[in-house]
Background:
This is a predicted structure of a 1199-nucleotide part of an RNA (large-subunit ribosomal RNA, half B) from a marine sediment metagenome. The coordinates come from a structure-prediction model, not an experiment, and the mean pLDDT is 83.
Context: one part of a larger RNA
RNA sequence: AGUUCGUUAAGGAACUCGGCAAAAAAGCGUCCGUAAGUUCGCAAUAAGGACUACCCCUUCCGCAAGGAUUGGGGUCGCAGCGAAAGAUUCCUGGCGACUGUUUAUCAAAAACACAAGUCCCUGCUAAAACUCGCAAGAGGAUGUAUAGGGGCUGAGACCUGACCAGUGCUGGAAUGUCAAAGAUGACGGUUGUUGUCGCAAGAUGACUGCUAAUUGUUCUAAGCUUCCAGUGAACGUCCGCGGUAACUAUAACCGUGUUAAAGUAGCGUAAUCCCUUGUCAGGUAAGUUCUGACCCGCAUGAAAGGUUUCACGACUAGGAAACUGUCUCAACGAAUUGCCCGGUGAAAAUGCAAUACCGGUGAAGAUGCCGGUUACCUGCGGCUAGACGGAAAGACCCCGGGAACUUUACUGUAGUUCGAUAUUGAAUUUUGGUUUUAAAUGCGUAGCGUAGAAGGUAGACUUUGAAGUCGUGUUUUCGGAUGCGACUGAGUCGUCAAUGAAACACCUUUCUUUUGAAACCACAAUUCUAAUUCGCCUUAAAUGGCGAUGACAGUGUCUGACGGUCAGUUUAAGUGGGGCACUUGCCUCCUAAAAGGUAAUGGAGGCGUUUAAAGGUCGGCUAGCUCCGGAUGGAAAUCGGAGUGAUUGGGUAAAGCCAUAAGCCGGCUUUACAGCGAGACGGAUAUGUCGAGCUGUUGGGAAACCAGAACUUAGUGAACCGACGGGAUAUUUAAUAGAAAACCCGAAGAUCAUCAACCAAAAGUUACCCCGGGGAUAACAGGCUGGUAGAGCCCGCGAGUCCACAUCAACGGCUCUGUUCGGCACCUCGAUGUCGGCUCAUCGCAUCCUGGAGGUGAAGUAGCUUCCAAGGGUCCGGCUGUUCGCCGGUUAAAGCGGUACGUGAGCUGGGUUCAAUACGUCGUAAGACAGUAUGGUCCCUAUCUACCGUAGGCGUAGAAUCUUGAGGGGCGUCUGGGAUAGUACGAGAGGACUUCUCGGAGUCAACCUCUGGUGUAUCAGUUGUCGCGUCAGCGGCAUUGCUGAGUAGCUAAGUUGGUAAUUGAUAAAUGCUGAAAGCAUCUAAGCAUGAAGCAAUCCCCAAGAUUAGGAUUCAUAGAUUCCAGAGAGACUAUCUGGUUAAUAGGCUGCAAGUGUAAGCCCAGCAAUGGGUUCAGCUGAGCAGUACUAAUAAAUCAUC
Repeated sequence: AGUUCGUUAAGGAACUCGGCAAAAAAGCGUCCGUAAGUUCGCAAUAAGGACUACCCCUUCCGCAAGGAUUGGGGUCGCAGCGAAAGAUUCCUGGCGACUGUUUAUCAAAAACACAAGUCCCUGCUAAAACUCGCAAGAGGAUGUAUAGGGGCUGAGACCUGACCAGUGCUGGAAUGUCAAAGAUGACGGUUGUUGUCGCAAGAUGACUGCUAAUUGUUCUAAGCUUCCAGUGAACGUCCGCGGUAACUAUAACCGUGUUAAAGUAGCGUAAUCCCUUGUCAGGUAAGUUCUGACCCGCAUGAAAGGUUUCACGACUAGGAAACUGUCUCAACGAAUUGCCCGGUGAAAAUGCAAUACCGGUGAAGAUGCCGGUUACCUGCGGCUAGACGGAAAGACCCCGGGAACUUUACUGUAGUUCGAUAUUGAAUUUUGGUUUUAAAUGCGUAGCGUAGAAGGUAGACUUUGAAGUCGUGUUUUCGGAUGCGACUGAGUCGUCAAUGAAACACCUUUCUUUUGAAACCACAAUUCUAAUUCGCCUUAAAUGGCGAUGACAGUGUCUGACGGUCAGUUUAAGUGGGGCACUUGCCUCCUAAAAGGUAAUGGAGGCGUUUAAAGGUCGGCUAGCUCCGGAUGGAAAUCGGAGUGAUUGGGUAAAGCCAUAAGCCGGCUUUACAGCGAGACGGAUAUGUCGAGCUGUUGGGAAACCAGAACUUAGUGAACCGACGGGAUAUUUAAUAGAAAACCCGAAGAUCAUCAACCAAAAGUUACCCCGGGGAUAACAGGCUGGUAGAGCCCGCGAGUCCACAUCAACGGCUCUGUUCGGCACCUCGAUGUCGGCUCAUCGCAUCCUGGAGGUGAAGUAGCUUCCAAGGGUCCGGCUGUUCGCCGGUUAAAGCGGUACGUGAGCUGGGUUCAAUACGUCGUAAGACAGUAUGGUCCCUAUCUACCGUAGGCGUAGAAUCUUGAGGGGCGUCUGGGAUAGUACGAGAGGACUUCUCGGAGUCAACCUCUGGUGUAUCAGUUGUCGCGUCAGCGGCAUUGCUGAGUAGCUAAGUUGGUAAUUGAUAAAUGCUGAAAGCAUCUAAGCAUGAAGCAAUCCCCAAGAUUAGGAUUCAUAGAUUCCAGAGAGACUAUCUGGUUAAUAGGCUGCAAGUGUAAGCCCAGCAAUGGGUUCAGCUGAGCAGUACUAAUAAAUCAUC
């Protein structure tokens, strides 16, 4: 010194983030008594009050033993639940109804669960939904919609508004789209046969079979799309603007726009409100918290439920009582660790060490470098400021990599579902298709008229019943056509003529459309039973029987859809950290430093084209502006003149260039050509740029000539890939042949704009995170800088009645500081712990107070301003995590800053800044928020330096005692009353300087006489229990059991004392004399005043002051070990003493404490009381006394 305990004067939460911790109270006893509220159960042991021991008598129960209880009386103590154990309580909010559950090991909660509400799914032999499993199978359930599964909400009460536009889900419709399989074609290929042409090679056709990672059509499910509805206790969403009332303000009201609808009831500065400490009220001396109201709700709101609520809560917030060492402000004591001795004996860590301070320097904070200063050598006990201390290859940040999670990222996928097909059969019917057959059907106009087409033909039909009539069927263009039956009984039609594109009777062939039948195919429906599946019975098993289901289901294969269920991945770079923003290619200018080139998130702009003329050529022309004149006519139209001279124009930005025009106008035209290209520019490469000249062809021009686009410089994209056009058939290709391709050339397809271009194909979150790296890169601190900040100075517009400068000071200017906010990114990311508080400080002065001065718009008092001055001092509370700030009350004053925003190997951990949770907001979501709220592990035994102590060694030329003081440290304060004096001053009100005096506050030191505290070795009382055999009396244990006192010692709140006075030299300032400078001047020579400041004075250390001092005495000096010890003390040391002795113990006496012992006697029924007895007992105190122990001995040193 720590830890765990005990006690504490006065005060009583002033402590602190917070009554944390501690303390306290009859605290499940008896008797009384008990509020609001309420779901009537509770709340409730509410709260609060009284009592409690022992003895005697009495009462009650019981046959008794005994038990319980009532009343009365008595006795003792400070205290009777006498110790131990055993709810503190109340008031008011928030949240959650409740009991429960949870992050084993930092979160117990407001989170989860819950009863209850509601929505969705599920009808179940095999086989419910749902879940697990490849499957068999299992759970669900030996349950059956009052059941089971899933979602959301979360007791109860009152309620639960609007919106179906989006998304989702459910239902319906349409058939737009649409897979596989099926059907059927096309182009192509090829086998076989064959035609034509050709001498041949071969070319080109026809028929037939087969045929593909080619392709059309057809048929076709779910899904998607479209349409129509429904659905919110599904995901979700629930607006603006302007005006208006007779004070003002506000807006019941009006207007207008949008929407799917325009937030209803409630609640509201809230777990939600940024501004914000909103405003008002309450509580408090003072209230960022709290409560009640208000409502402009950044950003409340109705089952991600709204509001309210009894009870409940190790929840969270505020207040109160009681209580206290939480605090003012600390003290003492106990045990234990530390320390010393004996024994045993780790760990982390460790570049080397011969390991000071200050200033500087330096990779920017030095024990180790430079310059100074200081320092004899070595331990031990302490302390923790530094060793950018130890520990952990920083968790923040960035970079690279990974993982987990999310989703309307990309690509897949389990699963589900749709269709096809196989297993897989029969029948009937409907519908559809194809074919055959039969019958019918066919109307433009004209024409007698309902003319399908072509052909043949001149006759055909008719008693085997013509025409007609009636009935009836089919059809219709409504005119008719055509069947059947009955009646009846002899004709009807064609050729011809007319009309017309076509001419009819009759026959043949055939087409369109319709109807019937048959066959085949397909779909659908129904039925069947024999596959399949299943049940029951039987059998040892095989099996057999009965029944149900049934070509469905199930299963396999193919196929479409849904599909974060699962999986693999992607999600750019630059960047004065990263993110957000912005940018990314090309052109022009400046930067760019007179060649070229040249960076920045430097300063300015453009481009991602255009033009058949805006190209070529030939010929011609000259703009714009100003002034003057001139009808409408103006500033400006067109006309004339003059002046000026490129300011005009050149499609398009800028620069350069342009009058010989490259500008403007016209004629003719297509060189906006083909093949080449010496040579240059530019350049890492690849791209890029210019180009005379040659050949061919063309245009213009009389010609010379010019022309391979445009006054020039932007107007863009490498490869691969597939498609297209052309070419070559040489070469190559997986049996051979063919086919098909590869191959060569050309041009098109890229906001591949992240523009030298990654894949055909890609977004997010991480605070649940991980790994590798970085001080190459941020947050803290340091460093550099000093924009910003703070301070000073100069100028002096102006304010100050007048007057710039008593005081204040604009517009501007110049410096300083390194306290703000920044900039930079230099040390540190193999770790430099971050705000505030506590503790302990230390320095600066730009001084808050106190001290000394000048000026004043200084009468005095009180101020303002400036100068000197850092000695000392510089408060207690309320609120908040706060620093700060506001407030209450004081004060002489309640200073500003630095010190890693001093100080976490010193403390705390309220804030910030991990994991949990909630609200608001954002996001589809995972999640996020310098938004809010509740909760949430702070390790280190000190090696070195530094510091505080304490020893040993050696030196100082022997020793002891007493000293000097170089040097160092400490201290250093302020104020009230009274007198001077109600004086000076002042009209008064008011009211001093100065000098003296008495106090006080603060602070420091010492001490324990007093007042107290403590006092676990003193005394007494007392409860429970055990023991000494019992009684009595004692002892142990229960925190020293508890309680009341208390000696010594220690101690403060107690006592005493200091902080006084003086001197010297000074600061600002004030002077004397006095020149330079005949004056003036405090100064230059000289002289003098002048402050709490400086140096002394006071106190302490101090000769290792290595400069080691001095004095006295002794020197056959002295010291030590050892022993008894305390006034001393961790050890050591110091001090006292060691028989010639009071050092300790003992004993005796006294002081002091406690408070009247035991035993005996007496009184009382007893508890108990009285007497003996102010007794007995007693640690440390004061004396006395050798009874015990300091015995005996050794060592060093001196001459």